[in-house]
Context: one part of a larger RNA
Molecule: small-subunit ribosomal RNA, 5' domain
Organism: uncultured prokaryote
RNA sequence: GAUUGAACGCUGGCGGCAUGCCUAACACAUGCAAGUCGAACGGUAACAGCAGAAGCUUGCUUCUGGCUGACGAGUGGCGGACGGGUGAGUAAUACAUAGGAAUCUGCCCUAUAGUGGGGGACAACCUGGGGAAACUCAGGCUAAUACCGCAUAAUCUCUACGGAGGAAAGGGGGCUUCGGCUCUCGCUAUUGGAUGAGCCUAUGUCGGAUUAGCUUGUUGGUGAGGUAAUGGCUCACCAAGGCUACGAUCUAUAGCUGGUCUGAGAGGAUGAUCAGCCACACUGGGACUGAGACACGGCCCAGACUCCUACGGGAGGCAGCAGUGGGGAAUAUUGGACAAUGGGCGCAAGCCUGAUCCAGCCAUGCCGCGUGAGUGAAGAAGGCCUUAGGGUUGUAAAGCUCUUUCACCGGUGAAGAUGAUGACGGUAGCCGGAGAAGAAGCCCCGGCUAACUCCGUGCCAGCAGCCGCGGUAAUACAGAGGGGGCUAGCGUUGUUC
Numbered sequence: 001g002a003u004u005g006a007a008c009g010c011u012g013g014c015g016g017c018a019u020g021c022c023u024a025a026c027a028c029a030u031g032c033a034a035g036u037c038g039a040a041c042g043g044u045a046a047c048a049g050c051a052g053a054a055g056c057u058u059g060c061u062u063c064u065g066g067c068u069g070a071c072g073a074g075u076g077g078c079g080g081a082c083g084g085g086u087g088a089g090u091a092a093u094a095c096a097u098a099g100g101a102a103u104c105u106g107c108c109c110u111a112u113a114g115u116g117g118g119g120g121a122c123a124a125c126c127u128g129g130g131g132a133a134a135c136u137c138a139g140g141c142u143a144a145u146a147c148c149g150c151a152u153a154a155u156c157u158c159u160a161c162g163g164a165g166g167a168a169a170g171g172g173g174g175c176u177u178c179g180g181c182u183c184u185c186g187c188u189a190u191u192g193g194a195u196g197a198g199c200c201u202a203u204g205u206c207g208g209a210u211u212a213g214c215u216u217g218u219u220g221g222u223g224a225g226g227u228a229a230u231g232g233c234u235c236a237c238c239a240a241g242g243c244u245a246c247g248a249u250c251u252a253u254a255g256c257u258g259g260u261c262u263g264a265g266a267g268g269a270u271g272a273u274c275a276g277c278c279a280c281a282c283u284g285g286g287a288c289u290g291a292g293a294c295a296c297g298g299c300c301c302a303g304a305c306u307c308c309u310a311c312g313g314g315a316g317g318c319a320g321c322a323g324u325g326g327g328g329a330a331u332a333u334u335g336g337a338c339a340a341u342g343g344g345c346g347c348a349a350g351c352c353u354g355a356u357c358c359a360g361c362c363a364u365g366c367c368g369c370g371u372g373a374g375u376g377a378a379g380a381a382g383g384c385c386u387u388a389g390g391g392u393u394g395u396a397a398a399g400c401u402c403u404u405u406c407a408c409c410g411g412u413g414a415a416g417a418u419g420a421u422g423a424c425g426g427u428a429g430c431c432g433g434a435g436a437a438g439a440a441g442c443c444c445c446g447g448c449u450a451a452c453u454c455c456g457u458g459c460c461a462g463c464a465g466c467c468g469c470g471g472u473a474a475u476a477c478a479g480a481g482g483g484g485g486c487u488a489g490c491g492u493u494g495u496u497c
Base pairs, nucleotide, nucleotide: 001497002496004494006493007492008491009490010489013369014368015367016366017365018364020361021327026325027324028323030322031321032320035078036077037076040075041074043071044070047069048068049067050065051064052063053062054061055060056059085280086279087278095204096203097202098201099200100199103197104196108193109192111190112189113188114187115186116150118148119147125140126139127138128137129136130135156165157164158163170185171184172183173182174181175180207251208250213243214242215241218240219239220238221237222236223235224234225233255277256276257275258274259270260269261268262267282303283302284301285300286299305316306315307314308313333359335358336357337356341355342353343352344351345350372402373401374400375399382393383392384391385390406438408433409432410431411430412429416424441486442485443484444483445482446467447466448465452481453480454479456477462469463468
């Protein structure tokens, strides 16, 4: 000098664009953050309509009917593996780059073929019981795109090449001579693709030798099991190997990268925001479901903590968005909207979406603008200095003449939205109005280093980045006048080069 997710002190007008718990992966009150589909299903708790009945106060109340719109709870499907957060762990099961073969892949695209015929249940519901609650038990009824067989089938799978195994589901609309036809959304099997994911290899990736030896599923083979798949991944047997001074093992620290900061570069430092990958979800372990998880807002077990309890037993997990306590030098609103972009479900209408888009707070940063312009010498007054003549503040002020950016007041008013739909927002912008009006500070002045005098103090009080100032004439302390620098900031402290 540059830099910063900064903090502190003094000061503070406006706007745009960004950033904002770096500390306790500490504990969390409250609300919201993942639902959706009635065009899969039986149904009808609520609301509305319609129809019927009763009562009467004659236009209301009650009851009945799934008939219709819809729909609580339930069965079923898809999605809760994405999106969002955090960086604890991890020095290599990670990441980066370059390759590879023994794999899977819902939704999507492509192609071929099929979608025939049956069956038995379980919720909801009803009845009864247990429990304070969470919830739960027994009996009975019932539907399906839920579940299970039969048939058929391949270029599918297995094969000892003889053969064997081997699927499906219907819903909605239109026409109908009621036989069916047709359109659409699905379903099943197989092929290829796309996307996503798993696995393997090589190279690179911080410090310590005051860590020198480490290893028994360890290293390899055969066989088997297991997996979507290779493999000591696991097991039985056999062999005795494997790594290491080119640093094994141990230990400390640490998410990695694109990048960011600095630097002429080489390099050094760093890994906030944004993007890719990984890991984690109170702590530890485990599997289930599923195309995909060993699953943040799923399940089970153990533990710590908090809460409820009728003491028998139960409930919970903000490292989602806000917010609270705590820690800390320090970091924001318990806001608006799904209008846009995107995601889930749905034929759609639509519903959900603290993703996202916006608004709020903070000079935290970067950028832009303003706090007026011209004229004005009696060089006014006042201040300060003085050799007492004067000098300086200083065209500075006043005065005179102008202008109106920004802010303010009134009016108008977008783009963002391809048909409709605008949270932002009466926002941005535009037009008009008034009036210099509402808007300047901070640090420094001995040398380094731009900028000097007076008064006070008297090795005191104090200053200080280094050298050093102060003991009676201090340009170095404190105040004043004057001057220098930067400017809505200035200075200090910390960080990195």